RNA sequence: AGGGGUGUAGCUCAAUUGGCUAGAGCGCCGGUCUCCAAAACCGGAGGUUGGGGGUUCGAGACCCUCCACCCCUG
Numbered sequence: 001a002g003g004g005g006u007g008u009a010g011c012u013c014a015a016u017u018g019g020c021u022a023g024a025g026c027g028c029c030g031g032u033c034u035c036c037a038a039a040a041c042c043g044g045a046g047g048u049u050g051g052g053g054g055u056u057c058g059a060g061a062c063c064c065u066c067c068a069c070c071c072c073u074g
Base pairs, nucleotide, nucleotide: 001073002072003071004070005069006068007067010026011025012024013023019057028044029043030042031041032040050066051065052064053063054062
């Protein structure tokens, strides 16, 4: 320098061919229980879907560009 992949909650990951409100597990907070804690059960908070722009009635998913990381070629 060229090509490919990945980026979604604190962490690990879903989200069909673009469709109603972006979810799950773990973690965190509160409650029940317990002498206390753990476990179990109930409830809750937490998101610019890496940044910006575009297409569309509608984008996590499509297009352009940039950034970070990984792989391949030279």
Background: Model confidence (mean pLDDT): 81 of 100. A computed fold for a 74-nucleotide RNA from Bombella intestini, annotated as transfer RNA. Its Rfam family is "tRNA". Taxonomically the source falls in Bombella (Bacteria, Pseudomonadota, Alphaproteobacteria, Acetobacterales).